[in-house]
Bacterial RNase P class A from a marine sediment metagenome, 388 nucleotides, folded computationally. Its Rfam family is "Bacterial RNase P class A". The family's RNA type in Rfam is ribozyme. The RNAcentral record of the sequence draws on MGnify.
RNA sequence: GGGCAGCCACCUCUGCCUUGUGCAGGGGAGGAAAGUCCGAACUCCGCAGGGCUGGGUGCCGGAUAACGUCCGGGCGCCGAAAGGCGACGGAAAGUGCAACAGAAAACACACCGCCCGUCCCGCACCCCGGUGCGGGAAAGGUAAGGUUGAAAUGGUGCGGUAAGAGCGCACCGGCAGACUGGAGACAGUCUGGCCUGGCAAACCCCACCCGGAGCAAGACCGCGUAGGAAUGUCGUCGCAAGAGCUGUGCGGCCCGCAUAGCGUCCUUCGGGACCGGCAUUCGGGUAGGUCGCUUGAACCCCGCAGCAAUGCCGGGUCCAGAUAGAUGGCUGCCUCUUCCGCCGCUGCGUUCGCGCGGCACGGAAAAGACAGAAUUCGGCUUACAGAU
Numbered sequence: 001g002g003g004c005a006g007c008c009a010c011c012u013c014u015g016c017c018u019u020g021u022g023c024a025g026g027g028g029a030g031g032a033a034a035g036u037c038c039g040a041a042c043u044c045c046g047c048a049g050g051g052c053u054g055g056g057u058g059c060c061g062g063a064u065a066a067c068g069u070c071c072g073g074g075c076g077c078c079g080a081a082a083g084g085c086g087a088c089g090g091a092a093a094g095u096g097c098a099a100c101a102g103a104a105a106a107c108a109c110a111c112c113g114c115c116c117g118u119c120c121c122g123c124a125c126c127c128c129g130g131u132g133c134g135g136g137a138a139a140g141g142u143a144a145g146g147u148u149g150a151a152a153u154g155g156u157g158c159g160g161u162a163a164g165a166g167c168g169c170a171c172c173g174g175c176a177g178a179c180u181g182g183a184g185a186c187a188g189u190c191u192g193g194c195c196u197g198g199c200a201a202a203c204c205c206c207a208c209c210c211g212g213a214g215c216a217a218g219a220c221c222g223c224g225u226a227g228g229a230a231u232g233u234c235g236u237c238g239c240a241a242g243a244g245c246u247g248u249g250c251g252g253c254c255c256g257c258a259u260a261g262c263g264u265c266c267u268u269c270g271g272g273a274c275c276g277g278c279a280u281u282c283g284g285g286u287a288g289g290u291c292g293c294u295u296g297a298a299c300c301c302c303g304c305a306g307c308a309a310u311g312c313c314g315g316g317u318c319c320a321g322a323u324a325g326a327u328g329g330c331u332g333c334c335u336c337u338u339c340c341g342c343c344g345c346u347g348c349g350u351u352c353g354c355g356c357g358g359c360a361c362g363g364a365a366a367a368g369a370c371a372g373a374a375u376u377c378g379g380c381u382u383a384c385a386g387a388u
Base pairs, nucleotide, nucleotide: 001384002334003333004332005331006330007329008328010028011027012026013025014024015023016022017020030370034381035380037379038378039377040376041375042214043213044212045211049255050254051253052252053251054210055209056208057207058206059073060072061071062070063069074088075086076085077084078083089205090204094203095202096199097198111146112145113142114141115140118137119136120135121134122133123132124131125130154172155171156170157169158168159167173194175192176191177190178189179188180187181186218291219290220289221288228282229281230280231279232278233277234276235275236243237242244262245261246260247259248258249257263274264273265272266271298317299316300315301314303312304311305310337365338364339363340362341361344359345358346357347356348355349354
């Protein structure tokens, strides 16, 4: 994310009168009107207090009526960069998950390996017993190398060791402490240690927040029926004060609080009838009109404060209110855009033939993509045209 003007048509508001579908004047779809994902204003539910449950958010600081939004930072990841994304509190409170493979998947671990002292065998050398090499058994040390996997318990290098290992050292990594900077999240330096996995977009723990339903909310007027029927439940105790029962009431449950009913007659004393309250179901009537309905946490401009989101002062403007649902059609001009030309100016490249652009000029097409208000507003997400 079009503008100006004219004619006709439609809707609405205001004024006037001769009250007529009259005359005159003002106004008349969006940046997303979409999605209905969040938050509110407003309306109704008599109060909405406590506990449990349920739900939402999750680094720090700010903005806002509020939000799961926005702004500025921190950390992590992606990107060549400009920038972008983040479901970003806690794994030492507990529970749980990781198929298969692999030795082993949370306090585990030896399959292939490596090492060497004892014992046995063979060979060689030296000479009366020792050395070296190779093989085997049991026992021991080891986790550096290899296997598997998304992930293997710090990494790389050097030294050291029987062979190895932070065993030691250097540089990284992580943890703890101290100091410095910062409002803070965090960052930096130094010292010391070295078994210190992953998942909470798993249950969970922690901190903070949260009534429900919704303009088909709701209010009034009019019309009309059936002031209908059935089922169930309650209608208590006490002289009194009071207690108690049944129901109704801001998600569900419990408590509080408030509120309605707590009657009449008959009786063979088991109960019955009527009436009243409440709950559920069936059935009947109405589907009309007015309001809500557009002045609003509104919009525009200058200035000030702030990095910014935004706020404040001052001035200006009134910008749809339909109800089967109006806001359209035609014409002219301007602007954006697209295409063609281009003798003018100009940039880059050049094999010096030219090629690719930009500005200006001329001509043609011509607002062209996504898409239509319905209580309103602040966001987010999605769809698309254009600029930077």